[in-house]
RNA sequence: CACGCCCAUGCGGGAGAGCGCGGCACCAGGCCGCCGCCGAAGGAGCAACCGCCCCGGAAUCUCUCAGGCACCCGAACCGCAUGGGGCUG
Repeated sequence: CACGCCCAUGCGGGAGAGCGCGGCACCAGGCCGCCGCCGAAGGAGCAACCGCCCCGGAAUCUCUCAGGCACCCGAACCGCAUGGGGCUG
């Protein structure tokens, strides 16, 4: 110096499911209860798979504790940019 890798930030893309009912409060926003649903914050489980194969890492699968169910926000994941770490050459 360069690239794969990890983390953070910014921008862009980003699905699903009742604008449900009742009550409280209220300018709006919101909260509670009742059933009905969703999975892509997080979490948990199995384990496909992966590795340095003793042992570790493990999902978009499964569960729905949490979260969510008009719009907005959020959103795994993907792309670009910046910064940091740091393996190899």